[in-house]
This is a predicted structure of a 72-nucleotide RNA (transfer RNA) from Anguilla anguilla. It matches the Rfam family "tRNA". Rfam describes the family as follows. Transfer RNA (tRNA) molecules are approximately 80 nucleotides in length.
């Protein structure tokens, strides 16, 4: 260099046009003499990034970065 795959709360990860699910953590709360567990609430995201398309983009083009397999 060329080709494929991927970047999504602090981590892990599902969503493949109509305003992001879940699970770990983090806090509060119930329980307990106290705490672990379990329940029960809650906080937490400009979906790598910059432009097109479209009434509407995490999802469709494109261009960049960034990890990664392969090819040379």
């Nucleotide at each position: 260099g060329g080709u494929g795959c991927g970047g999504u709360g602090g981590c892990c990860a599902a969503g493949u046009g109509g305003u992001a699910a879940g699970g770990c953590u983090u806090u509060g709360g119930u329980c307990u003499c106290g705490g672990a567990a379990a329940c029960c609430a809650a906080a937490g995201a400009u979906c790598a990034u910059g432009g097109g398309u479209u009434c509407a983009a995490u999802c469709c083009c494109c261009a960049u970065c960034c990890a990664u397999a392969c090819c040379g």